Source information:
Predicted 3D model of a 362-nucleotide RNA (Bacterial RNase P class A) from an Acidimicrobiaceae bacterium. The sequence is in RNAcentral, with records from ENA.
[in-house]
RNA sequence: UGAGUUGGCCGGGUGGCUGCGGCCGGGCCUGACCCGGUCGAGGAAAGUCGGGACUCCGCAGGGCAGGGUGCUGGCUAACGGCCAGUCGAGGUGACUCGCAGGAAAGUGCCACAGAAAGCAGACCGCCGAUGGGCCCACGGGUUCGCCCGGGGGUCACAGGUAAGGGUGAAACGGUGCGGUAAGAGCGCACCAGCGUCCGGGGCGACCCGGGCGGCUCGGUAAACCCCACCCGGAGCAAGGUCAAACGUGGGACGGCCGGCCCGGCUCAGGUCCCCAGGUAGACCGCUCAGAUGGAUGGCCACCCAUCCGGAUCCCGGAAACGGGCCGGUGGACAGAAUCCCGCUUACAGGCCAACUCACCGU
Repeated sequence: UGAGUUGGCCGGGUGGCUGCGGCCGGGCCUGACCCGGUCGAGGAAAGUCGGGACUCCGCAGGGCAGGGUGCUGGCUAACGGCCAGUCGAGGUGACUCGCAGGAAAGUGCCACAGAAAGCAGACCGCCGAUGGGCCCACGGGUUCGCCCGGGGGUCACAGGUAAGGGUGAAACGGUGCGGUAAGAGCGCACCAGCGUCCGGGGCGACCCGGGCGGCUCGGUAAACCCCACCCGGAGCAAGGUCAAACGUGGGACGGCCGGCCCGGCUCAGGUCCCCAGGUAGACCGCUCAGAUGGAUGGCCACCCAUCCGGAUCCCGGAAACGGGCCGGUGGACAGAAUCCCGCUUACAGGCCAACUCACCGU
């Protein structure tokens, strides 16, 4: 100098004029008036996704069903969040990403291709030691038709094989030597992986080292399932307080039944009486922004970031170009509604810090 990674921050400023809402003070013509002061959106106020506070309903305790979460340790009121780590994947690297428990508990599935895809399988190829067919010569036997024996060759019939080819996302470890008819963990050495035992480190996930074993065991749980932990429902239009008119219900007094008490009735029309619930409505919930048809806005001037243009002029430079100066442009995403902790998504432009890689200079 260029290209990146991570974290944090800002996201127009000043002034004037004019509106809107809350609160405080004052005024007099006491009105939902006027004057003054003061406060008045965001990093995401958004999506309404996770968790909680709060409210009402439900609930003895335990289990089943259903749903959610899923490496480890911590933080938190809680969470599917955050921090630090482990393992795996990607990147030269800073670093990033991960729905990261169990597949030797059981069941299921593995398209297409391919011979074969789960107690594997044999298409091409290789072999054909062994058994079999045919041919050749030899030895022995013979009733002269042949028979027996071992040897050589050939066929690829039985059969062997899984090295090689080919298919696939995946084919029952890899390399080498031995071995064999050809081959094969069939044997051996090394390597990888699995299981198990021991030692060391770490709270732990896990890591490091060594011994032994059979030689080797596919994938899929965002399939059922198993294991561990968690989970009652609805949501501020929750919910609460006050409470009119009309009507309803109850009572009191009165009236009727009755000689009186108790008791009963009072229906459609006895009452300037009392009580109750609920409706309209009002208030609380609702906040140092705090509305409840929902305020937080608009205009102008100058400045600043950004971008575009500039005949002449000034500065630097060989030039390209950069700076000054002048003119123009002009600030994204987005607007609280009970509150809080998170996550996710949107965002013009700019600033700061740490780190990485490449090249150059010393």